This is a predicted structure of a 74-nucleotide RNA (transfer RNA) from a Gemmatimonadota bacterium.
It was read from a public genome assembly.
Its mean pLDDT, the model's own confidence on a scale to 100, is 81.
Rfam family: tRNA. By type it is a transfer RNA.

RNA sequence: GGCCCCGUAGCUCAGGUGGAUAGAGCGCGGGAUUCCUAAUCCCGAGGCCACAGGUUCGAGUCCUGUCGGGGCCA
Numbered sequence: 001g002g003c004c005c006c007g008u009a010g011c012u013c014a015g016g017u018g019g020a021u022a023g024a025g026c027g028c029g030g031g032a033u034u035c036c037u038a039a040u041c042c043c044g045a046g047g048c049c050a051c052a053g054g055u056u057c058g059a060g061u062c063c064u065g066u067c068g069g070g071g072c073c074a
Stems, first nucleotide, its partner, number of pairs: 001073007010026004019057001028044005050066005
C1' cells in the first nucleotide's frame, strides 16, 4: 500500500429480509432479607448506536468517506 471483518451502556455482547419507545448479563446506586457480611430477591440510574454525509415516509440496520481496532496478502 491492497483486500476483508469489527466499532451499540463502565465491561462482555444481543438486536431476522429497515418499522414507531434500543436490550441482556456483569458492574454501579437504593431497598428487602440477615446480629453483621456474603449470597439471594426487588427497584433505579446509565446510550450523540465511533464520527460526518447520503438514500428512504422511516436507518443501530442500506450506501460513501474519515477515524480507531483486528486479520490476510505484498